[in-house]
RNA sequence: AGAGUUUGAUCCUGGCUCAGGAUGAACGCUAGCGGCAGGCCUAACACAUGCAAGUCGAACGGUAACAUGAGAGCUUGCUCUUGAUGACGAGUGGCGCACGGGUGCGUAACGCGUAUGCAACCUACCUUUAACUGGAAGAUAGCCUUUAGAAAUGAAGAAUAAUACUCCAUAAUAUUUACUUACGGCAUCGUAAGUAUCUUAAAGCUUCGGCGGUUAAAGAUGGGCAUGCGUUCUAUUAGUUAGUUGGUGAGGUAACUGCUCACCAAGACUUCGAUAGAUAGGGGGCCUGAGAGGGUUAUCCCCCACACUGGUACUGAGACACGGACCAGACUCCUACGGGAGGCAGCAGUGAGGAAUAUUGCACAAUGGACGAAAGUCUGAUGCAGCCAUGCCGCGUGCAGGAUGAAUGCCCUAUGGGUUGUAAACUGCUUUUAUAUAGAAGAUUUUGACGGUACCAUCAGAGGAAGCCCCGGCUAACUCCGUGCCAGCAGCCGCGGUAAUACGGAGGGGGCAAGCGUUGUUCGGAAUUAUUGGGCGUAAAGCGUAUGUAGGCGGUUGGACAAGUCAGACGUGUAAGCCCGUGGCUCAACCACGGAAUUGCGUUUGAAACUGUUUAACUUGAGUGCAGGAGAGGAAAGCGGAAUUCCCAGUGUAGCGGUGAAAUGCAUUGAUAUUGGGAAGAACAUCGGUGGCGAAGGCGGCUUUCUGGCCUGAUACUGACGCUCAGAUACGAAAGCUAGGGGAGCAAACGGGAUUAGAUACCCCGGUAGUCCUAGCCCUAAACGAUGGGCACUAGGUGUGGGAGGGAUUGACCCCUUCUGUGCCGAAGCUAACGCAUUAAGUGCCCCGCCUGGGGAGUACGGCCGCAAGGCUAAAACUCAAAGGAAUUGACGGGGACCCGCACAAGCGGUGGAGCAUGUGGUUUAAUUCGAUGCAACGCGAAGAACCUUACCUGGGUUUAAAUUGUAUGGGACAGCUAUGGAAACAUAGUCUCUCUUCGGAGCCCAUAUGAAGGUGCUGCAUGGCUGUCGUCAGCUCGUGUCGUGAGAUGUUGGGUUAAGUCCCGCAACGAGCGCAACCCCUGCCCUUAGUUGCCAGCGGGUAAUGCCGGGAACUCUAAGGGGACUGUCGGUGAUAAACCGGAGGAAGGUGGGGACGACGUCAAGUCCUCAUGGCCCCUACGUCCAGGGCUACACACGUGCUACAAUGGCCGGUACAAAGGGUUGCAAAGCCGCAAGGUGGAGCUAAUCUCAAAAAGCCUGUCUCAGUUCGGAUUGGAGUCUGCAACUCGACUCCAUGAAGUUGGAAUCGCUAGUAAUCGUGGAUCAGCUUGCCACGGUGAAUACGUUCCCGGGUCUUGUACACACCGCCCGUCACAUCAAGAAAGUCGAUUGUACCGGAAGUCAUGAUGCCAACCCGCAAGGGAGGCUGCUGCCUAUGGUAUGGUUGGUGAUCAGGGUGAAGUCGUAACAAGGUAACC
Repeated sequence: AGAGUUUGAUCCUGGCUCAGGAUGAACGCUAGCGGCAGGCCUAACACAUGCAAGUCGAACGGUAACAUGAGAGCUUGCUCUUGAUGACGAGUGGCGCACGGGUGCGUAACGCGUAUGCAACCUACCUUUAACUGGAAGAUAGCCUUUAGAAAUGAAGAAUAAUACUCCAUAAUAUUUACUUACGGCAUCGUAAGUAUCUUAAAGCUUCGGCGGUUAAAGAUGGGCAUGCGUUCUAUUAGUUAGUUGGUGAGGUAACUGCUCACCAAGACUUCGAUAGAUAGGGGGCCUGAGAGGGUUAUCCCCCACACUGGUACUGAGACACGGACCAGACUCCUACGGGAGGCAGCAGUGAGGAAUAUUGCACAAUGGACGAAAGUCUGAUGCAGCCAUGCCGCGUGCAGGAUGAAUGCCCUAUGGGUUGUAAACUGCUUUUAUAUAGAAGAUUUUGACGGUACCAUCAGAGGAAGCCCCGGCUAACUCCGUGCCAGCAGCCGCGGUAAUACGGAGGGGGCAAGCGUUGUUCGGAAUUAUUGGGCGUAAAGCGUAUGUAGGCGGUUGGACAAGUCAGACGUGUAAGCCCGUGGCUCAACCACGGAAUUGCGUUUGAAACUGUUUAACUUGAGUGCAGGAGAGGAAAGCGGAAUUCCCAGUGUAGCGGUGAAAUGCAUUGAUAUUGGGAAGAACAUCGGUGGCGAAGGCGGCUUUCUGGCCUGAUACUGACGCUCAGAUACGAAAGCUAGGGGAGCAAACGGGAUUAGAUACCCCGGUAGUCCUAGCCCUAAACGAUGGGCACUAGGUGUGGGAGGGAUUGACCCCUUCUGUGCCGAAGCUAACGCAUUAAGUGCCCCGCCUGGGGAGUACGGCCGCAAGGCUAAAACUCAAAGGAAUUGACGGGGACCCGCACAAGCGGUGGAGCAUGUGGUUUAAUUCGAUGCAACGCGAAGAACCUUACCUGGGUUUAAAUUGUAUGGGACAGCUAUGGAAACAUAGUCUCUCUUCGGAGCCCAUAUGAAGGUGCUGCAUGGCUGUCGUCAGCUCGUGUCGUGAGAUGUUGGGUUAAGUCCCGCAACGAGCGCAACCCCUGCCCUUAGUUGCCAGCGGGUAAUGCCGGGAACUCUAAGGGGACUGUCGGUGAUAAACCGGAGGAAGGUGGGGACGACGUCAAGUCCUCAUGGCCCCUACGUCCAGGGCUACACACGUGCUACAAUGGCCGGUACAAAGGGUUGCAAAGCCGCAAGGUGGAGCUAAUCUCAAAAAGCCUGUCUCAGUUCGGAUUGGAGUCUGCAACUCGACUCCAUGAAGUUGGAAUCGCUAGUAAUCGUGGAUCAGCUUGCCACGGUGAAUACGUUCCCGGGUCUUGUACACACCGCCCGUCACAUCAAGAAAGUCGAUUGUACCGGAAGUCAUGAUGCCAACCCGCAAGGGAGGCUGCUGCCUAUGGUAUGGUUGGUGAUCAGGGUGAAGUCGUAACAAGGUAACC
């Protein structure tokens, strides 16, 4: 510091996810040791048991228990007595119990933090100073007696003490009141001194050292109160408040204060967020981060609040009191049913809850606390130990050598090996740690729970000590097996459908390590809330527009002030923590000490540039006046002509109208058309223009009236008066609403006609609201420049509207300058790109609005507005990993342009109808083997299924096998032949007994074992090879350069031209490659060479005839090599080019004709059954052998063919002319036989020699005469021939007989552009035999092409795109089903809160009073007074109750919408002109 993920690829926007750190954690697997820390985050839920606050006998009366002493009694070891001593139960009294410890319910608050103030306060114990401590009185508990009760707890009587209580005395620097003086301040006032007056104190104990007590003044400590600033979210909480705000007086408090009360006034708070609601203890700090920030508040420290829930006070220096009191409530427990007791959010512990959190431990030795004079007692504070890998830190599980890279094993393998791996074995060494043994510290003088611990020493022995996660990318680390969209994985992208580096296992590897992973949370990355540090034309985002309040911001020049700002100083910012340094535990974690820091707040001193405030001015911002100007700016009234429709009348006759075509409709009651007249309403052609005006919406005939704004020119005046603008207000297209008018045309709804599968649409005929006017609502639009307003600055060019000035001109036109509008093109710059560019989307400043992934949703709920429709404001659950912008390359379009092709057209002949052949589908079957399936499967694999083939079926055999081969062992010829059984394979029996030899054996064969075979079994979607197809279409690319952020572009586009990316020209391109063409083969002309088996012109010979013979080498031909054709030449056209058109010559002319040759790629195209091959599968069978059957079936459908339907023909007869091939397992002549197929025969031929072999159509005659025929030949019967072991299923051919359909073929569809189509025959491969198929050969030999509108296919350019599996694409909505969350809903159940009222415990306070009472006073006494106790009454008041509201949560039959889901249904709305352009 980044990375993955939207796309075919790219850039951007934007979300999601990951790598890092942290944690009071939990879970899974695992676990050696130690140190230091930490440990109920949930139920402030309920608690058994024990302990957590006592102490003082030096305050007191005393003596229940213990001990000692003394005494007494006696049964000699017991009993009794004795406060005498140590001490001490219970009690009086003092101090403490308000600390320490726990928890975080409540609290959004002066609660906390920080800084101040108290001139408005208190403070026990402690310290200092000063003074005092005299006298007296009456009670009371304990105890004793009696008594109530189950208990808790009391009641009555009698007696008693104090440092308990009371009175008197004394006293002021205390208290009250009044006054004087001085000084000071901060408003009320404060301080000091003084005078007079009023009221008030004490306690003793003692070991004689002291310890106490009272008063006063100080200090210290601790607290109380007040104030400034800071302190979460919601405006779908906007108004709140009656003690409320203030005053006077009184009460109350330690003290100020509405703290409380009476009266008076009507205030107080609030958009700088009151009130309400939700959530929450606050801080130091902690985690993270570069920082700014964000998150958090466990442990430690500070503050606050609370103590079962609510209320209340008492005591006290201090409490409204965790282990105190009273009352109410809930709960639990005891009970004799009458009554009582209790409060772990102290430490342990229990239950419950929960994913989850420890021992009912030791000790007061240390530190601290309470009491005490002290010894000391108490102390679950604390110090320690126990449990837990919960975290951090440290250590160990050995170290060194050791290669035959050991063996065995695991794993992999190209079977050679590799890897585990120096790992092990083995040799040597060490002993940290753990164990054992022995010793043993410090903690200031004592005291040691920890603890016989830390530590140290010694013995033995490598001995006791390694796991977890991961290995597709991100992200370090790869192979095998299993599984087969299953099981499973997954943080994101995504893996898994038979070769998974992604699942599970294994081997190997990587990472961390006593831990490792997972999950949760949080910060980071995220500049993804942007102060630092983002945006708003099209990605989310500018309010529809203006006016304008608060607010924010604000021109120039002086002066003053010093609020902001800046600088210095002082105070504070606790400690701990972080950081730095040093030191202590062996190191570290940890701890100690010192420093720095604490960015803050306050006080004070200064500075004066900027902001601010104030004052004095200025004119340039803004405005006013003056003179001109343009305009569909607005409102009202009036007027006008054209058109449409309607009405009346005339002319006139059969149609009109409408459409793609029609129909509905109108019309003989006279339409349409046309002429004249009239009526009505609405809108204003031409001018008219990226022209004008307006803030926007918007505004268009003409005239008048009223009226707003704008521009220009000169200058006079005011003197910053300005800009923006939350809330607010006004305007605001169309549609819609209310009321009243109006209504010609148009036209939602609706009716009809068409179209269609349907057509609730598009098209047509009608047609109502509405459109128009008046008044009032509505308030939304793709209200768009998808671009808020203002000011300033930053190259130009060219139009146009309105002004002004100047030049020139007689003038117009024209030229220059300038201001203000409105357009286009462009520089810099900006932008993701597109694009914007003085009218900015550039560069800056000011202000406002808005955005933060897609969907859910601009929806629900709530509120406000509206008559309604609806508008404004505006979520969440849930769900996805994308959604999106711009541009690129393709593909596609019922987009465009250009071009080509037997693509259409023009022609010729077919197919589709018939019969047959053949292939396929389907059906059938034991099997009808398998494959091929649009073009590009279907006379295809198959160039040939009777057996074989053969893969299929049935049955019978066989298991190292039908074939090949290694090794080992044993044996021997095997084979053949014969016989038997059998369908055969095969089985059994018999017969026969090899060759070589160096005599060891070898060859050959058999048996057994083993290694291995075999498979037309599966996967063509694991593959190679081969092939088809687009397509013989003209394309497909690369290097360098250039352009672009990039994908990419350019080149390859453009203008011409071509069959062609063929060539030329131009051009930021220049070149090159694979294709095209050419080179190759055949064919067409000529030449040369060579003449046998081919040829025969001339010469000779010969025959009935024939190159038959001699001979020839001319010709044909054969087969080798050359030539020839190149737009070379002439004319024209064209840019003078390329090229095209025409001509000449030529056998051939513009590629002469044909073939071979098939670019980059596409179709997961075809083939595992040609072959090869990975993987999988079978192994007495899915191998192999044999016989028979099947592949040849047959209601049917399709493809490809043959033969026909006849006279351009059939039949009979005669007669002519080919080419190219084949032939020894072969072709076979002549001759003879047979009607023929064929038979016989065998000459010749290994082939230019012999042979198949006859070419046929044609030509010349004859006959048939338009018919189911002398056409046609299917089918069937009979007789044969040939091949072959064998023609039954199931061959071909021949002859005789039979003689079916068929009379030219619907929709549709195929081939062909010249030696072609059509037609005619010939040969070959395969092959024993079998062809209408296939491959090849020649003979005869046409017609037509105007042309490119249309169909199909293709190419180039361009355009649109939401497609990229690429239109066989994508995709929308209803319905049906399942599921999820949320909304509404008659209600219903809670929680919380307001208002009114009822009621009122305990308690404070108040008032008076019944009853009762020791201290003091009066009184001789009785009695009275002061004072106290008690009950009653009153105010206040908790829980509670009644009524009625608000807010909020749960649940709810049912209802409507939304999300998601594999293949459902119906249509096809959108994306291309998406087939009616889309959208608001």

A computed fold for a 1480-nucleotide RNA from an uncultured prokaryote, annotated as small-subunit ribosomal RNA. Its mean pLDDT, the model's own confidence on a scale to 100, is 83. RNAcentral holds the sequence, with entries from ENA.